[in-house]
RNA sequence: UUCUUAUUUAGAGAGAUGGAGGGACUGGCCCUUUGAUAUCUCAGCAACAGACUUUUUUUGCACUGUGCUAAUUCCAGAAGCGUAACGCUUGAAGAUAAGAA
Numbered sequence: 001u002u003c004u005u006a007u008u009u010a011g012a013g014a015g016a017u018g019g020a021g022g023g024a025c026u027g028g029c030c031c032u033u034u035g036a037u038a039u040c041u042c043a044g045c046a047a048c049a050g051a052c053u054u055u056u057u058u059u060g061c062a063c064u065g066u067g068c069u070a071a072u073u074c075c076a077g078a079a080g081c082g083u084a085a086c087g088c089u090u091g092a093a094g095a096u097a098a099g100a101a
Stems, first nucleotide, its partner, number of pairs: 001101008013042005021031003025077004043069003048065003052060001073093001078090005
């Protein structure tokens, strides 16, 4: 990097450095000099895999490997259904984990 499977309306932020962009892409809409994104420190959330516990295929824990801590994955994108603005369903794409190549 690619493929497969699962999840994706819950949850959880302070400080330091630094100084203009950021929210994957496109459109919209937002965040941001009352300091974004990023890096570091500390803290927290979750429980995918391993370890441990318990056991019935489960439960618990949070030690290890990850992940995450604005807005539902911020909303839509493709198809379908119902009415006029709009709403609903499924999907695509993305993200994360585990496994495989």